Predicted 3D model of RNase P RNA and transfer RNA as a complex of 461 nucleotides. It holds a member of the Rfam family "Bacterial RNase P class A". By type it is a ribozyme. Its mean pLDDT, the model's own confidence on a scale to 100, is 79.

């Protein structure tokens, strides 16, 4: 000096004049005055919570959802930190439970897709014999590689290296490493499945409170028996037995109602389109120090920081601040030239004109993912080349 | 705001990992038929909303975008 890789912070200032929402003040109500007023994504709604509510949701079964080890967290499908794979010179970046519990699929070639011979290869006089190196097909062919050995072969034997199983030994654990064994049969779980852990549902249009306002229809079941109790009515309660229903799919369960009452539950239809609340002190911000490799977590100080309800957070003008693209000028270098001197590309400095700053936009909040985003600045760390 | 749901020739659809460079049907274009049109036959064109991952192989399985429908006071 060129390529890249990763981590993070910012994404326009000031003022001046016109607006705009909300909160104090001040009023009789105004005017007025003060203070605050959009993000890292406020986006998608893709996971996890807090908070409401559903007659506290208890057990099974069905069904979702995560999946390598340990951490972290209010939880998570985020994170960290460790391992194995694969990619890539590298910095780094990506994936990650089970295919000896089952059951399913592998189209077209191919003999053959899980246990198999089409050609081959051997032997034979021939075959219903042995074999599985090779060749061929395919996305995938029965461990690889040399060697021994045989009629020809074959883990059939040896070595190494790859899987598997046991042991030991180091780690919390994934896993490594080591030693023995017997030679060992593929692939898909983003196909069912199996194993482990979570998981009741519904959402702030959730729900609570006021104010207004209206019309009712219609459909679903059954079975009562007996026992107390008194102011004795066919009253009140209990039990067994039947019947609706609620625990958002099913079964027990466990609860509410009813058995003749006009209750429950389902449909259709009317009314209302208004007001406070929920809802803004938080799993909160900043700093400081102390544990921890870290993600975080503790302690102490300081702050108070948007709340509309068709939906505020805006406009104009001047300057200025990265930054673009033009011109002009200058220094080093390079190159011509014997000098003198001429030429001139980038990067850099100065001066001047034009330009100029993305993506998007709160609506119950909180933590993550994951999209979208001009451009500028601060670290880190790789490779290749050059001088010293 | 908050929940579901869908996407395939122009248009209505078939599809359920392979037998699909994706079928059918109506419209379009052509030739043929007829004196000329319709009708009828023949013959073509024309599509998986986009990206990425899973498999050997995706219209289809999985994520994220894009679009377009839906219901909730």
């Nucleotide at each position: 000096c060129a390529g890249g890789c990763u981590g993070g912070u910012c994404g326009g200032g000031u003022g001046a004049c016109c607006g705009c929402g909300g909160c104090g003040g001040g009023u009789c109500a105004a005017a007025c005055c003060g203070c605050c007023g959009a993000g890292g994504a406020a986006a998608g709604u893709c996971c996890g919570c807090a908070c409401u509510c559903c007659g506290c949701a208890g057990g099974g079964c069905a069904g979702g959802a995560u999946g390598c080890c340990g951490g972290g967290u209010a939880a998570c499908g985020c994170c960290c930190g460790g391992g194995g794979c694969g990619g890539g010179u590298a910095a780094c970046c990506g994936c990650c439970g089970g295919a000896c519990a089952g059951g399913g699929c592998c189209a077209c070639a191919g003999a053959a897709a899980c246990a198999g011979a089409c050609c081959g290869c051997c032997g034979u006089a021939a075959c219903u014999g042995g074999c599985a190196a090779g060749g061929g097909u395919g996305a995938a062919a029965a461990g690889g590689u040399g060697g021994u050995g045989u009629a020809a072969g074959a883990g059939a034997c040896c070595a190494c290296c790859g899987g598997c199983g046991c042991g030991g030994c180091a780690g919390u654990a994934a896993u490594g490493u080591c030693g023995c064994g017997g030679c060992c049969a593929g692939g898909c779980a983003a196909c069912c499945c199996c194993c482990a852990u979570c998981c009741g549902g519904a959402g702030c249009a959730a729900g609570g409170c006021c104010a207004a306002g209206c019309a009712g229809g219609g459909g679903c079941a059954a079975a009562g028996u007996u026992c107390g109790c008194c102011g004795c009515g066919u009253g009140c309660g209990g039990a067994c037995g039947g019947g609706a229903g609620a625990c958002u799919g099913c079964c027990c369960g466990u609860c509410u109602c009813c058995c003749u009452g006009g209750a429950g539950c389902c449909c259709c239809g009317g009314g209302u389109a208004g007001g406070c609340u929920g809802c803004a002190c938080g799993a909160g911000c900043u700093g400081a120090c102390c544990g921890g490799c870290g993600a975080c977590g503790g302690u102490c100080a300081g702050c108070c920081c948007a709340g509309a309800g068709a939906g505020a957070u805006g406009g104009u003008c001047a300057c200025c601040c990265a930054g673009g693209c033009g011109g002009g000028a200058g220094u080093c270098g390079u190159c011509c030239g014997u000098a003198a001197g001429g030429a001139u590309a980038c990067c850099c400095u100065c001066c001047u004109g034009c330009u100029g700053g993305a993506c998007a936009g709160a609506a119950u909040g909180c933590g993550g993912c994951u999209u979208a985003c001009a451009g500028a600045c601060c670290g880190g760390c790789c490779u290749g080349g050059g001088g010293c | 705001g908050c929940c579901c749901c869908c996407a395939u020739c122009g248009u209505c659809u078939a599809g359920c990992g392979g037998c699909c460079c994706a079928g059918g049907a109506c419209g379009u274009g052509g030739c043929c038929c007829u004196c000329u049109c319709a009708a009828g036959g023949c013959c073509a064109a024309a599509a998986c909303g986009g990206g990425g991952a899973u498999u050997c192989g995706a219209a289809u399985u999985c994520c994220c975008c894009u679009g377009g429908g839906g219901g909730c006071a």